This is a predicted structure of a 478-nucleotide part of an RNA (small-subunit ribosomal RNA, 3' major domain) from Novosphingopyxis baekryungensis. Its mean pLDDT, the model's own confidence on a scale to 100, is 82. Lineage of the source: Bacteria > Pseudomonadati > Alphaproteobacteria > Sphingorhabdaceae > Novosphingopyxis.

Context: one part of a larger RNA
RNA sequence: UGACGGGGGCCUGCACAAGCGGUGGAGCAUGUGGUUUAAUUCGAAGCAACGCGCAGAACCUUACCAGCUUUUGACAUCCUGAUCGCGGUUUAGAGAGAUCUUUACCUUCAGUUCGGCUGGAUCAGUGACAGGUGCUGCAUGGCUGUCGUCAGCUCGUGUCGUGAGAUGUUGGGUUAAGUCCCGCAACGAGCGCAACCCUCAUCCUUAGUUGCCACCAUUUAGUUGGGCACUCUAAGGAAACUGCCGGUGAUAAGCCGGAGGAAGGUGGGGAUGACGUCAAGUCCUCAUGGCCCUUACAAGCUGGGCUACACACGUGCUACAAUGGCGAUGACAGUGGGCAGCUACUUCGCAAGAAGAUGCUAAUCUCUAAAAGUCGUCUCAGUUCGGAUCGUUCUCUGCAACUCGAGAGCGUGAAGGCGGAAUCGCUAGUAAUCGCGGAUCAGCAUGCCGCGGUGAAUACGUUCCCAGGCCUUGUACA
Numbered sequence: 001u002g003a004c005g006g007g008g009g010c011c012u013g014c015a016c017a018a019g020c021g022g023u024g025g026a027g028c029a030u031g032u033g034g035u036u037u038a039a040u041u042c043g044a045a046g047c048a049a050c051g052c053g054c055a056g057a058a059c060c061u062u063a064c065c066a067g068c069u070u071u072u073g074a075c076a077u078c079c080u081g082a083u084c085g086c087g088g089u090u091u092a093g094a095g096a097g098a099u100c101u102u103u104a105c106c107u108u109c110a111g112u113u114c115g116g117c118u119g120g121a122u123c124a125g126u127g128a129c130a131g132g133u134g135c136u137g138c139a140u141g142g143c144u145g146u147c148g149u150c151a152g153c154u155c156g157u158g159u160c161g162u163g164a165g166a167u168g169u170u171g172g173g174u175u176a177a178g179u180c181c182c183g184c185a186a187c188g189a190g191c192g193c194a195a196c197c198c199u200c201a202u203c204c205u206u207a208g209u210u211g212c213c214a215c216c217a218u219u220u221a222g223u224u225g226g227g228c229a230c231u232c233u234a235a236g237g238a239a240a241c242u243g244c245c246g247g248u249g250a251u252a253a254g255c256c257g258g259a260g261g262a263a264g265g266u267g268g269g270g271a272u273g274a275c276g277u278c279a280a281g282u283c284c285u286c287a288u289g290g291c292c293c294u295u296a297c298a299a300g301c302u303g304g305g306c307u308a309c310a311c312a313c314g315u316g317c318u319a320c321a322a323u324g325g326c327g328a329u330g331a332c333a334g335u336g337g338g339c340a341g342c343u344a345c346u347u348c349g350c351a352a353g354a355a356g357a358u359g360c361u362a363a364u365c366u367c368u369a370a371a372a373g374u375c376g377u378c379u380c381a382g383u384u385c386g387g388a389u390c391g392u393u394c395u396c397u398g399c400a401a402c403u404c405g406a407g408a409g410c411g412u413g414a415a416g417g418c419g420g421a422a423u424c425g426c427u428a429g430u431a432a433u434c435g436c437g438g439a440u441c442a443g444c445a446u447g448c449c450g451c452g453g454u455g456a457a458u459a460c461g462u463u464c465c466c467a468g469g470c471c472u473u474g475u476a477c478a
Stems, first nucleotide, its partner, number of pairs: 001478002003475003007472007015462002019426005026318008034309002042053002064304007073129001077128002079125006087106003092101003109119003131293002134291003140287002142282003145278001147276001152191006158167003171182003197270004202238007211228003216225002241264001244258005320419001324378006336367003341360002345356004385416001390411007432454007
């Protein structure tokens, strides 16, 4: 100087408390461990691994296993030789396929000094080489997590100390903040904080179609004429600064209350992550040193596996019901997506869906709501709760749904009566609850990323648990 203390002081945080809803019990989904296996590819491991890499494993992906094949190679450059093409369609045979053999047809390279001279393409050969998701993240770059959006981390000069170092950065107030004020052997400065950026909330201007409709007509319908007031869209501006008033404070910084205002003291949300810590993670995104393989640890293909299942754990979904289930009726969104696409509408089907047909490269057409509300029924039961499991018949995607997809109908109707010890999230348009969209994607979502609808309770307070910041004290630790 740090680190640590079941030392002290001050302070902060959904840290506790006050509340609301969960997890832990059940069934299923998903990830992991373990076990099994020819293989169940590999990585991730307290917080900070475990719905993580994977924004989607039937083949492919795919790295794993079995078998069948190739060896200058699936991919790149160079050298030598040959051909002038390649390429496309097609017949037949062998094969699981990769691949090998074969028939016919369409095409028949460019420049040129006319010399296989130059370029291009294909084939063959030779070796230089290719190739490796092989090892080392404790050789590395890059990227990322974490403490933590915590308020800290440092430097120059000066001063003090023999020196390590100290001072500044401590103290008195204050703040979300090393934020600001005052004081002070310090005076200044940098990286962080804040602001500058995006978005939401108010108003104005400009613009008025594909959007809108107050007035006048018109219509089944903003449908059409008309209009651009309003809504909205999207570009530019205005607006909030403790600016004003009162109190308080040290005449300061600020704090408390009030006015006006759409918004008030950082207005809400986002992006933004200092010096560093964990030899944290990643050599399987990529790049890369070293080591290793080179008829194999490279490459192609078929089939299988990653989907196994006495069990254990994490994260979720659905429930256990009456604030509910079922039937009928029935309004109101927003973000986004759409041409190998989204599909109105009509018909058929109990339904998944199918057939026809229409609009839209989209403020034009389309995907497109549910909970809520109203009426009826059920009357506390393993039930008209719950839907696992199984049987059967179908639908769709796709060469192909056996291992191993999703969905529909009929039948079947398991556990489950609100969950032990323990444990998690959340302070407002939040929790809870309801549906919708998107990426990936042929098909497959309870996951992920977004969107809107309905919409609470509680916070006395900081004694305690956890984490962190500043000052101080002890130390046999570095």